[in-house]
C1' cells in the first nucleotide's frame, strides 16, 4: 500500500433509524455500626472529529484520528 472488525461513563459492556442513552462495578453523600467492612438509599459521569442523508442519527454513507486483525 489494500482489505476487514472496532471506538458509548474513570472501567467492562448493552443500546441495529423515534421517548429522558442505560446496567454493573469504581466515585460521592447520607443511613446503618463503637469503628472498619459488607448490605441499604441517593448523586454525579458517556456517544472519537467534521460532514452528509432523513421529519428525525449512538444506530445508514464520505472523509479524519486512535486501537486491532488479515494479504503483501
Nucleotide at each position: 500500500g489494500c482489505c476487514c472488525c472496532u471506538g458509548u461513563a474513570g472501567u467492562u459492556c448493552a443500546g441495529u433509524g423515534g421517548a429522558u442513552a442505560g446496567a454493573a462495578c469504581a466515585a460521592g453523600u447520607c443511613a446503618c455500626u463503637c469503628c472498619u467492612a459488607a448490605c441499604g438509599a441517593c448523586u454525579a459521569a458517556a456517544c472519537g472529529g467534521a460532514a452528509g442523508u432523513u421529519c428525525g442519527a449512538c444506530u445508514c454513507u464520505u472523509c479524519c484520528c486512535g486501537g486491532g486483525g488479515g494479504c503483501a